The prediction has a mean pLDDT of 86.
The RNA shown here (SAM riboswitch aptamer (S box leader)) has 105 nucleotides and comes from Macrococcus sp. DPC7161.
RNA sequence: UUCUUAUCAAGAGUGACCGAGGGAAUAGGCCCUAUGACGUCCAGCAACCUGUCCAAAAGGAAAAGGUGCCAAUUCCUACAAUGCAUAUGCAUUGAAAGAUAAGUA
Numbered sequence: 001u002u003c004u005u006a007u008c009a010a011g012a013g014u015g016a017c018c019g020a021g022g023g024a025a026u027a028g029g030c031c032c033u034a035u036g037a038c039g040u041c042c043a044g045c046a047a048c049c050u051g052u053c054c055a056a057a058a059g060g061a062a063a064a065g066g067u068g069c070c071a072a073u074u075c076c077u078a079c080a081a082u083g084c085a086u087a088u089g090c091a092u093u094g095a096a097a098g099a100u101a102a103g104u105a
Stems, first nucleotide, its partner, number of pairs: 001105001003103006013042001015041003021032003026078004044069002048066003052061003074097001079094006
């Protein structure tokens, strides 16, 4: 990197360092950010996989290891269907794209 399956409305600092952009990509919005964002470290959250404990099982606990996550629903919309409205608007559902895990070639 390919494909498959599952999940994506909850949760997570009054810390240290750094120093200018950041929110995946394109477009349009809307936000965060020198009251220091983003990133790194530590702390934390969660519980997908392994292991452990309880249980006959279903299931549960815990958080040692492997990941992951830690503004805003995956920040929102881009495509389709349906409903309402009628100035190219609104809502719902689904898809696409993306993220993560486990497996797979």

Overview
Of the family's consensus pairs, 88% are formed in the model. It matches the Rfam family "SAM riboswitch aptamer (S box leader)". Its Rfam clan is "SAM clan". The sequence is in RNAcentral, with records from Rfam.